A computed fold for a 251-nucleotide part of an RNA from a soil metagenome, annotated as large-subunit ribosomal RNA, domain VI. Its mean pLDDT, the model's own confidence on a scale to 100, is 83. Its Rfam family is "Bacterial large subunit ribosomal RNA".
Context: one part of a larger RNA
RNA sequence: CGCUUGGACUUUUGAGGGGAGACUCCUACAGUACGAGAGGACCUAGGAGUGGGAAUCCCUGGUGUACCGGUUGUCCCAAAAGGGCAUCGCCGGGUAGCUAUAUUCCUUUUUGAUAAGCACUGAAAGCAUCUCAAGUGCGAAGCAAACCCCAAGAUUAGAAGUCCCCAAUAGCUUACCGGAAGAUUACCGGUUUGAUAGGCGUCAGGUGUAAGUCUCGUUAAGAGAUUUAGCCAAGACGUACUAAUUAGCGA
Numbered sequence: 001c002g003c004u005u006g007g008a009c010u011u012u013u014g015a016g017g018g019g020a021g022a023c024u025c026c027u028a029c030a031g032u033a034c035g036a037g038a039g040g041a042c043c044u045a046g047g048a049g050u051g052g053g054a055a056u057c058c059c060u061g062g063u064g065u066a067c068c069g070g071u072u073g074u075c076c077c078a079a080a081a082g083g084g085c086a087u088c089g090c091c092g093g094g095u096a097g098c099u100a101u102a103u104u105c106c107u108u109u110u111u112g113a114u115a116a117g118c119a120c121u122g123a124a125a126g127c128a129u130c131u132c133a134a135g136u137g138c139g140a141a142g143c144a145a146a147c148c149c150c151a152a153g154a155u156u157a158g159a160a161g162u163c164c165c166c167a168a169u170a171g172c173u174u175a176c177c178g179g180a181a182g183a184u185u186a187c188c189g190g191u192u193u194g195a196u197a198g199g200c201g202u203c204a205g206g207u208g209u210a211a212g213u214c215u216c217g218u219u220a221a222g223a224g225a226u227u228u229a230g231c232c233a234a235g236a237c238g239u240a241c242u243a244a245u246u247a248g249c250g251a
Base pairs, nucleotide, nucleotide: 001153006164007163008162009161010160011159012158016150017149018148019147022050023049024048025047026046027045028044034039051107052106053105054104055103056102060100061099062098063097067093068092069091070090071089072086073085074084075083076082110145111144112143117138118137119136120135171249172248173247175191176190177189178188179187196243197242198241199239200238201237202236203235205232206231207230212226213225214224215223216222
């Protein structure tokens, strides 16, 4: 821009397109059929696994330079407490999120038309013959469906439901607060008729028992008590304390 006739929002149909499609082993049938023996099945049923794919973070782990603790050197600091720098100084753990080696599921079944091939009936050619004779079947991991995804620019531009329509509305956008969305854009949630983000409170969870004081210890290093303490990121719930101002388009 179009969708030849109102404007919107939501839900859809599916022309068409894309994806997937893999394999191994074991058990039973059965040491059966077959075979002199050695050996050794088809078919069918059941089970396990490899590879591949998707989703998810409950479990197992990784990361987690915004959390907690220990500790070395040096500087600030009267000392202590608390900090700066040294790869996050080094080390031990670790929330959310992300993640795989973790977890769950799928990789299946059926139908149709067929290929090679195998056949039926059957003449030309009194026989025979599956037939570039008429007629009729079976038959593949392949083809078309079935399964998953996209999809009305499918210009044949589709369908259904709801709302609004003569003066300011149905709705949309900008702006603003944000996001398990994201380079920007887009998408999604919210904007006081509000829990959208921050703050605060409680909890979960992490670390591992703070400072100060008291006691013990050689006026020491240190130990014990107060103390399952103190501190705490991205989490859950609650709470308007802070910030979500305004403006425009619109048949």